[in-house]
Context: one part of a larger RNA
This record gives sequence, structure tokens and C1' cells, in this order.
RNA sequence: AGACGGGGACCCGCACAAGCGGUGGAGCAUGUGGUUUAAUUCGAAGAUACGCGAAGAACCUUACCCGGACUUGACAUGCAGCGAACUUUGUAGAAAUAUGAAGGUGCUCGCAAGAGAACGCUGACACAGGUGCUGCACGGCUGUCGUCAGCUCGUGUCGUGAGAUGUUGGGUUAAGUCCCGCAACGAGCGCAACCCCCGUGUUUAGUUGCUAACAGUUCGGCUGAGCACUCUAAACAGACCGCCCGCGCAAGCGGGAGGAAGGUGGGGAUGACGUCAAGUCAUCAUGGCCCUUAUGUCCGGGGCGACACACGUGCUACAAUGGGGGGGACAACAAGACGCAAUGCCGCGAGGCGGAGCAAAUCUAGAAACCCUCUCUCAGUUCGGAUUGGAGUCUGCAACUCGACUCCAUGAAGCUGGAAUCGCUAGUAAUCGCGGAUCAGCCAUGCCGCGGUGAAUACGUUCCCGGGUCUUGUACA
Repeated sequence: AGACGGGGACCCGCACAAGCGGUGGAGCAUGUGGUUUAAUUCGAAGAUACGCGAAGAACCUUACCCGGACUUGACAUGCAGCGAACUUUGUAGAAAUAUGAAGGUGCUCGCAAGAGAACGCUGACACAGGUGCUGCACGGCUGUCGUCAGCUCGUGUCGUGAGAUGUUGGGUUAAGUCCCGCAACGAGCGCAACCCCCGUGUUUAGUUGCUAACAGUUCGGCUGAGCACUCUAAACAGACCGCCCGCGCAAGCGGGAGGAAGGUGGGGAUGACGUCAAGUCAUCAUGGCCCUUAUGUCCGGGGCGACACACGUGCUACAAUGGGGGGGACAACAAGACGCAAUGCCGCGAGGCGGAGCAAAUCUAGAAACCCUCUCUCAGUUCGGAUUGGAGUCUGCAACUCGACUCCAUGAAGCUGGAAUCGCUAGUAAUCGCGGAUCAGCCAUGCCGCGGUGAAUACGUUCCCGGGUCUUGUACA
């Protein structure tokens, strides 16, 4: 100088408290442990592993297992020989592969012979190849403390020195934010601001919007017409404690006016020096080690989906602020040509037939909760939907292991969940639906977004957890 303390002082955070909704009980989905297995590929491990790498495991993926095959190899460069490439097709086989048949001659140079480029086959050797090991050899990237307010440097000064000072102190702030003081004076990385989205307005612009004004109307902005409004998307304006009152030396704090907006307006991006020999050799890259007729490569099938159990994360419920039937209303983000698909017809339905329109402010989706009305009347029920039987649809070479969806039947557990434990301070929680990536299809209840409806509570900082500053003790280093 640190670290630590069931030491002290001050301060902060959904940390507690106040409040709302959950988890822990049930069924199912999913991940993990364990067990099992020929294999159940590998990694992730308190917080910071466990709907995590997986933004898509039937084959493929795939790294695992069994079996069948290959050995210059599935892939790269170099040499030689042959053949253009390529197309169609037979036989054996589960396929990989092996072995035939037929068609076929291109491009560049050259009169031709021939040479060359791309591609295929054969041969020999250099080599390829490895998701094999080491994240305790590494790069890169990432998690975490933590969006916490800290971490340092130059010169000067003090100290024999390690080091101190600055960075401490008094105020203030979300902030080492700023002010005052001070042997310090300055500076850097962080904070803040500059960036993006939302909230107000102006300008520019009108194949979206408007009957606002006129005309037509099969009544729909549908048409003419117009960009005023809404909107769209670019630029600009706007907020700075600027103004007023009070307190204060100041920084600033409390209140008020004006304003769409106040005192960082709300959200995002942004993560200092470093910590955890944190994570990743399986994204990639890479040192070393190891395999080389196999630890490489191809194929068929299986497995990653097993199931006495245990845990995490979720979905659906246990009902009447609810279930069911009928009628009515209002979004936003985004996606679409191997695509999104309207009207129509067929089917109870999943869906099928067909195809207007749309490379899309132009076309493609009945938003749901909600409102009105009828019904059910407290019941394991008209709650709940697991499970199972049957019949189907679609994708795909193929749904047995192991897809989703539909219809009929079946209707299980479950009557609010022990100890314990999680999230959230406002357009938040709760609740309701919608879209997208991946993707043939999908095990998505996941993830990432979007909008609709829309609360309660915070006295306070004694206590639990984490953190910051100063100080004190120490047998720690």
C1' cells in the first nucleotide's frame, strides 16, 4: 500500500420494507443430473451451468454406435498418361460402390500434325485430413463484479525507503458531477455530452390520407379533383435551472410561471484500470503433442428422443371479475417471387381445386382481451385438458423408432400448492393477441420484437444481500 472484521461514520441499488403477480404442489413442454444403453456425441457447473452453444436432431445436420466399403483419399497445390465436359440407360447391391451399353464433340493458338485452358479418369510421391488432447501454452470473442464511480500518469513537494500527496477535507451531484478550501499544479482512461428511437412544432415532398370544398357514384376515397388535415421521411427548431421567488460564499437545492416536454424528459447503443489461471482448441485462427489402409473418408441403419428417479426454466389449469353460443369494434412491428396469396367452389375440419393481385405505404392476415346478448349455477362440473382408441390432412425419397395439424370418441391429475424462493417503481407489473429469424416440415409453450387493456405500493434505511468513500483493529499476505 492492500485484503478482511458477527468494528465505526456517511451514502447508494426492487437490497430490505410497502405492494402486485408468480415459482415450490398437478399435468405437459424443455434443459440438466443420475441411471440405462451398442451408442444414448461434445461442451456449459454457485452467483456468472441447467428453453445455455441449438435462430429448427425423421435422412442430412452428426461430431456417437453397429454394419458395409475406400486408401493421394470427400477437399488444396505440384508431375505424367488417357479422355472434352456432359447426357441417357442396363445389371448386382441396403446404399456407398462395382461393372457394362448408347449418344456427344465444344473453347484458344495453329493450314495440318499438334499444343494449351477448364473438367473427368488412372498412376507414383511430396502431401492432404482429424469436431483427436491441452482454454493451465495462446489470438479473437464473451460472461461477471458493474453503468458501479472509480483507475492512473507527468512535474513538483514530503519521506532513508516501501510510498504519500494530488484523489483527503467542507458542501453538492445519478456521477472523481461541480463548487469552496488545501503543497500541490495539470493531464489521461472512465462519468456526462456528441449517435439512434419515442414525445411538440416548422419547412420540404405528395399514386398513403381527406369529403375538409366541388362533381360523378355500381356507395367502397370507388372515380375526377385537391394536398388542407392524418400520415410517411429528411432537414431544422425546441430545455439551458434560461426566467421569477426563497435558501446558499459558490456549486446547487426547494417552489412557481410559461411550455408538447422540465431539472440526466422516457428508452437504447455505449462497459475504465482490472478480478474470477472464469468460458470457448467443437465458430474461426493457432503453438505443442498424438492418429496416418486410420483418431482420416463414403454409405445404410440406429442413437442424440432411452426412464425407477432428482433439480432448473416454462406452458396449461384448478374456474362464475369464469366456460360455451350468437352479434359488433379498434392495432403496431415485421415478412413475402423456389414466395405471400384474395374472391369463388369442394370438405364438419386440417386442407384440396383454382388463381385476381403483389418484388409491395398500392396486393396478401376476421387481431385478441373488449362491448352487447343468450346460456351454464358451484358440481371434479358445459371447469380442466393429460392420456388412449379410431379416422384423416400436409410437408418430405421416407413420418415405425421420431413430425405438425384436423375430426370423432376417451376424458387423467388438479379445488391456489410445506419449508423455501423469484420478478417488478409506470405505460412498469399483470393480462391480451400479432409478427419475425431459423425453417421442406416441425416437436416454438423457446427466443427476439410489436402493439391493445392497464394497476397497487414505497412510512422508512433498524435488519438480509451487493456496492462506493473515509476511518479503525489485525496473530492475513

A computed fold for a 477-nucleotide part of an RNA from an uncultured Campylobacterota bacterium, annotated as small-subunit ribosomal RNA, 3' major domain. The coordinates come from a structure-prediction model, not an experiment, and the mean pLDDT is 85. Its Rfam family is "Bacterial small subunit ribosomal RNA". Gene Ontology terms of the family: structural constituent of ribosome and ribosome. RNAcentral holds the full RNA, with entries from ENA and SILVA.